[in-house]
Context: one part of a larger RNA
RNA sequence: GGCGUAUGGGGAAUGCCUAGGCUCUCAGAGGCGAUGAAGGACGCGAUAAGCUGCGAAAAGCUGUGGGGAGGUGCACAUAACUUGUGAUCCGCAGAUAUCCGAAUGGGGCAACCCACUAUAUUGAAGGUAUAGUAUCCCGUAAGGGAAGUGAACCCGGUGAACUGAAACAUCUAAGUAGCCGGAGGAAGAGAAAACAAAAGUGAUUCCGGGAGUAGUGGCGAGCGAAACCGGAUUAGCCCAAACCAGUGUUGUUUCGGCAAUACUGGGGUUGUAGGACCACGACAUUGAUUGCGUAAUGAAUUAGAACACUUUGGAAAGAGUGACCGAAGAGGGUGAUAGUCCCGUACAAGUAAAGAGCGUUAAUUAUAGUGGUAUCCUGAGUAGUGCGGGGCACGUGAAACCCUGUAUGAAUCAAGCGGGACCAUCCGUUAAGGCUAAAUACUCCUGAGAGACCGAUAGUGAACCAGUACCGUGAGGGAAAGGUGAAAAGAACCCUGAAUAAGGGAGUGAAAAAGAUCCUGAAACCAUACGCUU
Numbered sequence: 001g002g003c004g005u006a007u008g009g010g011g012a013a014u015g016c017c018u019a020g021g022c023u024c025u026c027a028g029a030g031g032c033g034a035u036g037a038a039g040g041a042c043g044c045g046a047u048a049a050g051c052u053g054c055g056a057a058a059a060g061c062u063g064u065g066g067g068g069a070g071g072u073g074c075a076c077a078u079a080a081c082u083u084g085u086g087a088u089c090c091g092c093a094g095a096u097a098u099c100c101g102a103a104u105g106g107g108g109c110a111a112c113c114c115a116c117u118a119u120a121u122u123g124a125a126g127g128u129a130u131a132g133u134a135u136c137c138c139g140u141a142a143g144g145g146a147a148g149u150g151a152a153c154c155c156g157g158u159g160a161a162c163u164g165a166a167a168c169a170u171c172u173a174a175g176u177a178g179c180c181g182g183a184g185g186a187a188g189a190g191a192a193a194a195c196a197a198a199a200g201u202g203a204u205u206c207c208g209g210g211a212g213u214a215g216u217g218g219c220g221a222g223c224g225a226a227a228c229c230g231g232a233u234u235a236g237c238c239c240a241a242a243c244c245a246g247u248g249u250u251g252u253u254u255c256g257g258c259a260a261u262a263c264u265g266g267g268g269u270u271g272u273a274g275g276a277c278c279a280c281g282a283c284a285u286u287g288a289u290u291g292c293g294u295a296a297u298g299a300a301u302u303a304g305a306a307c308a309c310u311u312u313g314g315a316a317a318g319a320g321u322g323a324c325c326g327a328a329g330a331g332g333g334u335g336a337u338a339g340u341c342c343c344g345u346a347c348a349a350g351u352a353a354a355g356a357g358c359g360u361u362a363a364u365u366a367u368a369g370u371g372g373u374a375u376c377c378u379g380a381g382u383a384g385u386g387c388g389g390g391g392c393a394c395g396u397g398a399a400a401c402c403c404u405g406u407a408u409g410a411a412u413c414a415a416g417c418g419g420g421a422c423c424a425u426c427c428g429u430u431a432a433g434g435c436u437a438a439a440u441a442c443u444c445c446u447g448a449g450a451g452a453c454c455g456a457u458a459g460u461g462a463a464c465c466a467g468u469a470c471c472g473u474g475a476g477g478g479a480a481a482g483g484u485g486a487a488a489a490g491a492a493c494c495c496u497g498a499a500u501a502a503g504g505g506a507g508u509g510a511a512a513a514a515g516a517u518c519c520u521g522a523a524a525c526c527a528u529a530c531g532c533u534u
Base pairs, nucleotide, nucleotide: 001533002532003531004530005529006528007527008526009525015519016483017482020454021453022451023450024449025448026447027446028445029443030442031149032148039100040099041098042055043054044053046078050074051073061094062093063092064091065090066089070082071081072080105114106113107112115133116132117131118130119129120128121127135146136145137144138143153184154182155181156180157179158178164171168218194201195200205232206231207230208229209228215223216222236435237434238433239379243266244265245264246263247262248261249260250259251258252257271413273378274377275376276375277372278371279370280369286366287365288364289363290362291360292359293358294357297354301349302348307322308321309320310319311318323340324339325329331343332342333341384408385407386406387405388404389403390402391401394420415430416429417428418427419426470477471476490518493505494504495503496502
């Protein structure tokens, strides 16, 4: 020096655990904000650095319902207090709520500086206190509204590139990402100028098929329908106009009016055309909202069955013996594994605000018919067309249909539009105004629950005071870090030592080889002792 064995150090793997995550289901909620939000700064404690809570009324104040013995948060110490005159705690409703922040009196390098007006302070100056003083929109005024923020979902505007095409330009990626605007609990769409095809359907939305079909496509890469069928859910309506009436203004007048225009009220709303108008008939039917009554439900909360002994052990819930409850054998805790020890669980009870549903008649409000057809009305710079684009699965194509920049520009029911160039027949339908629940999408958030999800290099970046420490001028990037024990019983006292280091005794404990660098404690690596050996 090597190898082996043993004993230690070191180290943190592994095992076990879970306080935290992840993914869902059901129900709720889907906003908050000038009555000052979201988010912060600074303060508030007997002592008080941090977190939590709160706001100069500052770990809190008031009322009220619950509750019934301790309480002064995390936080385990001391002091001082509080509480059966009911505290702490839980629910509901209030008060207070500094400064910044949309921030709004003006300014500003956020949490700061400086004003003006009115009132008060016996008058003046200065100071102080309280209230007000931003902008935009609507409105004659009084007054009202907006802004800002927030996860995703939704609608609109604008709109890439990498990439794919094995290069690349049409194409694709993709109307995606990004940016901007807007709204709601959903949004959007929506009651046929629709589809269809000789038969019919009857608003919209979503799902399963139809179907990777028909098509489209440097016919490359790719893109990719619809009718129809089966389901979910179902709901239909209101204006403009004709006509009638009123009011204001203007013009005109023979002062009787007439006309124009604006507004208001009635009327009216469709394709089998309907309505006005004329004639006839009737005051019905069915809703909606508000009020009143009743009332399921409903916060904190209450009650809630049934087990003992022996034994092992530090400890019984284990084992043994014998019982019991069960509308409760979900789950968690308790010194190991408990239906019957504790919290609970099932079934019940109670309950403020609120209040589904039901009833009621009171009020308000909406809603209907038959026939005739001479005249009138039925959405115009619209439909259509030329040129240029875009959207439709559809790349200009035979390219219909929809939207539109530009230039033009109809018809008016004997009418118009569509049925994928176009024409005819036939069929469908009535544009150029508007509203509309449900079925559908999402989850920052609340409650209840689930998992052939993770178990500390995993699972969120974050189980722990984490978007922290730290890095960066900044935008931004971004960690590591869990476990004594059943209970602190957390080692009094003694010794060594310079020692408040460390260790040895003693003591606690089932265990200290559980001693706070604390469960288990692998390997690398280091050391000691012994054996063999070059």
Source information
A computed fold for a 534-nucleotide part of an RNA from a marine metagenome, annotated as large-subunit ribosomal RNA, domain I. Rfam family: Bacterial large subunit ribosomal RNA. RNAcentral holds the full RNA, with entries from SILVA.